[in-house]
Context: one part of a larger RNA
Parts: sequence; structure tokens; C1' cells
RNA sequence: AACUUAUCCUUGGCCUACUUAACACAUGCAAGUAGGACGAGAAGUGGUGUUUCCAGUGGAGUACGGGGUGAGUAACGCGUAAGAACCUACCCUUGGGAGGGGAACAAGAGCUGGAAAUGGAUGCUAAUACCCCGUACACUGAGGAGAAAAAGGAGUAAUCCGCCUGAGCAGGGGCUUGCGUCUGAUUGGCUAGUUGGAGAGGCAAUAGAUUACCAAGGCAAUGAUCAGUAGCUGGUCCGAGAGGAUGAUCGGCCACACUGGGACUAAGACACGGCCCAGACUCCUAUGGGAGGAAGUAGUGGGGAAUUUUCUGCAAUGGGAGAAAGCCUGACAGAGCAAUGUCGCGUGGAGGUAGAAGGUCCAUGGGCCAUGGACUUCUUUUCCUGAAGAAGAAGCAAUGAUGGUAUCUGGGGAAUAAGCAUCAGCUAACUCUGUGCCAGCAGCCACGGUAAGACAGAGGAUGCAAGUGUUAUCU
Repeated sequence: AACUUAUCCUUGGCCUACUUAACACAUGCAAGUAGGACGAGAAGUGGUGUUUCCAGUGGAGUACGGGGUGAGUAACGCGUAAGAACCUACCCUUGGGAGGGGAACAAGAGCUGGAAAUGGAUGCUAAUACCCCGUACACUGAGGAGAAAAAGGAGUAAUCCGCCUGAGCAGGGGCUUGCGUCUGAUUGGCUAGUUGGAGAGGCAAUAGAUUACCAAGGCAAUGAUCAGUAGCUGGUCCGAGAGGAUGAUCGGCCACACUGGGACUAAGACACGGCCCAGACUCCUAUGGGAGGAAGUAGUGGGGAAUUUUCUGCAAUGGGAGAAAGCCUGACAGAGCAAUGUCGCGUGGAGGUAGAAGGUCCAUGGGCCAUGGACUUCUUUUCCUGAAGAAGAAGCAAUGAUGGUAUCUGGGGAAUAAGCAUCAGCUAACUCUGUGCCAGCAGCCACGGUAAGACAGAGGAUGCAAGUGUUAUCU
């Protein structure tokens, strides 16, 4: 972990739940946000004003202290301890600044191709979108010089939110190194950008990381190379320890996102729900061409001994954008299902002997079931049924999915609640009947051929108990 059987107070708390096919996936949801950047449009109003909504342009986010999986990887991948040649959007601290001009492109408009996906051309238009000029610390450089910024919005205003640039911090990331990190020698030699140098290019940065030239090095019995297996770790299980096994849940790191490759954008990706190419598969098609990627969350098929609901809520914690209100959030908080595990509680307590009936054994005297049932009395955990009813909300108020739950308080009645395995020895627990090397049992030794404590049934006993036993695996 599964299975068999049994049970369920229709269970109280806390966990856990595809170990196999990184197999294929119908349907819904999982990343949206801001109208206080912008010009159109629409709704609404008797009118103006105010208000609301909004495709498109533009912004930051979508690269997450988010979620999943472990295929690959024996590696500076991980663990630990150090290091120098680096980058860093948002947040925080601090210094300085924001002058003048211009041309477009969407949307919308009319025209048009296509079955669709999605386009084409014409002529307009705004901005915190784009460009030019001016200005200057940083930067390069050390002699001149070169190169290079900015944007506004809200408000009556105060002011607030933004913009450009320099320095610093924090947190994050890239890189290098020492040591540690499974098995096989029935794998003994491996290597040609290979090892080193200097020139050039390149990167955020070091570097054969790249390239022309020169040298011939470098690794290896302290196991190179090759092959097999495997994510690593804090930990977890077993053990007196030494150590052995393991890496589910939770935390850290890494890798991957249908398979293989590639770059674009960006502070950051070579990007799970982005793009391009190729491939396999599935779907749509008017056959010209298109669409898709659950190892997110529910769910389906398949495989398998085997693993759950197409649930509720953003109330809390946290995240995104926003001035805020509010919005989004299958993260998360919860509920549901499963005795999967673990802890807890109960299935009644006290009295009660004609030692009743019944069963079973018997030496026929009796023994055992039995300090049990009946009967008398008590209690109500639990159960049923009424009343009340939270905390978790963050100090004006409001806001609770959970949940009419937990809890509390009346009423009722022993009422609603015990099984499974074993009983020759190991190993706690024994007799009778049946069977007759048959039927069967069995972990090992073995048992059974007519008195079987070992098979089957019965009575009794022992062990554990809402479980028990078996199987698999580890110590």
C1' cells in the first nucleotide's frame, strides 16, 4: 500500500490520498487590472451638467517567497564552506532636473479578399506612444573631444500620484573554486577546441565561451572513458549504537511543460495556460486552408492490486494591477468522499442465584459457558428531539465561505453501536464429533492410512479490537 471479511456512535481531533502510462483528453474555471495616460463610441437623463460602460492606442503585470510533475541529469545538479570579474523592474534612502518643436499609427469611416481563422489597400485622429533640437552630472578618455534625458494627470487650492538622471541599501539572480555525493574492470586507456599561450571579436561579467595563429599538451588504477541506475537535500523509517533503507506530505535548490529546435520582447525567459519552424496525434473545413496541448483545479477514458467532488468562498492570509472604491486570484481558506494512517470516546454501571432453561464435556457424582442472562435499580458519554449560539474581524462602523458548525442548555429512553484471526511446536490458547494418505491444511518443521489437541464442524479458550487477518516491500 492493496485485498478478504466484519463494523460504523452514519464517527470527535489532526494528517494523508495515481507509487502504474512525463499515456490520451470532452466541458467549465486557474491572469487579469487601471477611464485619475489617450481620442472615439454607447447607455442613461425632458434639457444642461454630472454619472456609468467600453472595443482600440498606451502602462506596469503575465519571468510570481503562485500552482504541477520528476522525464532528463552522476553534473559545480545538489549539500557545505569560500571567492571575484558582474546584473538587478517594483520598494526604501538621498542629490539634481523636466526648455522648445515635429511627424505618424491603431480604433472609428467608407471600399475590398476569405467558408473560417484572419486579412488588404485609401484617406483622417489623440496621448504618460514615437522622433528631432537644446541643456548635464554619470560614462569613455586624460589632449582636443565624443556620446547621451524627460510626461504629464487629479484637485478651487494646499497638495498628491507619476516622469528623467546620478549615488546607495535591501532582497533577488548570473559566475568561479575546495571538499562530499550509487553500481559495474566480464568497461583500461580517453581527449583535437582537446590542454595552454598571445591577437581579434563577444558577454552584465570571468572564461576555448567563439575564431585565425603558435606550442603539445590535459585526464586516468586515489578508477579516466564507457555502460547501468537515479532529481539532490533538511529530513523520514528501523536500530542501544555503529549503521542500513528511503527522499510521499511540509521547507530549500534544480530540471521540465505534447516531442525536437530557435529566437523575439523585456530589468528578468530562451517563457506551463506567449511567438516561429519541424514532427507525431486530435479536431474543424466550402479541400483553398485553419485550430489544439491538464506533469494548474475538478472531471473522463486507459493502464493498474490501487488513490477522491465536473463542490463553497474570496470572510481570513498572501499575490497582481489601481490614487482609491471596487476588481481578479481552482494560490489559499473551507466543506465533500475514503477507517488510508494516527490519537481519543463509546457500545453501559451497580446489585443479583432456583448457581434456572439451553448448549457442551463427563468418571453420571458433577464440571464449564456464568461475578453471564432474566430480574431490581442507576446514569445518559453517544443517539433522538426542542431553545440559545460563537471566536477566528485586523480598536468608528460595516464585512464570516466555514455554519445554524463548534459550544451551551432543557426533554426522552439502555435506549442507536462487536467483530476478526488463532488454539501440535516456534507462539498466548483444548476437548468432543465427523473424515480415514481421502477431503483438506501448510510461514518452517510437518499433519491426515479408524480413537487426528495440526483437516471440517461444534463447545470452550487465547490475542487484538472498529478493526482483524493475508499478500507485497523495507529495517